RNA sequence: CUCGAUAAAUGGCAAACCUGGCGAAAGCCAGCGACGCAAAGCUAGAGGGACUUGCGCGGCAUGUAACAGCGCGCGUGUCAGCCAGCUGCCGAA
Numbered sequence: 001c002u003c004g005a006u007a008a009a010u011g012g013c014a015a016a017c018c019u020g021g022c023g024a025a026a027g028c029c030a031g032c033g034a035c036g037c038a039a040a041g042c043u044a045g046a047g048g049g050a051c052u053u054g055c056g057c058g059g060c061a062u063g064u065a066a067c068a069g070c071g072c073g074c075g076u077g078u079c080a081g082c083c084a085g086c087u088g089c090c091g092a093a
Base pairs, nucleotide, nucleotide: 012037013036018031019030020029021028022027035081041086042085043084047083048082049079050078051077053075054074055073056072057071058070
C1' cells in the first nucleotide's frame, strides 16, 4: 500500500415497539430500547434507486363524463440502516 471482518483489543452507533414534540405527508428530533452494523461516520447543491406530495398526461372507461386507486412526465420535500461517492479506528492468520 492492497485486501479482509473468520482471531484479539479499545471503543462507537442504534432498528422495531412505546412516550413526548415537529410536519399536509414521506419523514425528522428527544427519551426509552437493542434488531442489527467494520464505516449504521459525512454527503440527498447536482450518480442511480425508493418514498411523499402538487400539476399535467395516459388509462381504468363504461355514458364523448367525473372521483378514488394505478402508470408515466415535470416540480416539491424525505431517505445514505438501498446502491454509490468521500473520509476513517484497530488489526492476527

RNAcentral holds the sequence, with entries from Rfam. The RNA shown here (c-di-GMP-I riboswitch aptamer) has 93 nucleotides and comes from Paenibacillus methanolicus. Its mean pLDDT, the model's own confidence on a scale to 100, is 78. The source organism's lineage runs through Bacteria, Bacillati, Bacillota, Paenibacillaceae and Paenibacillus.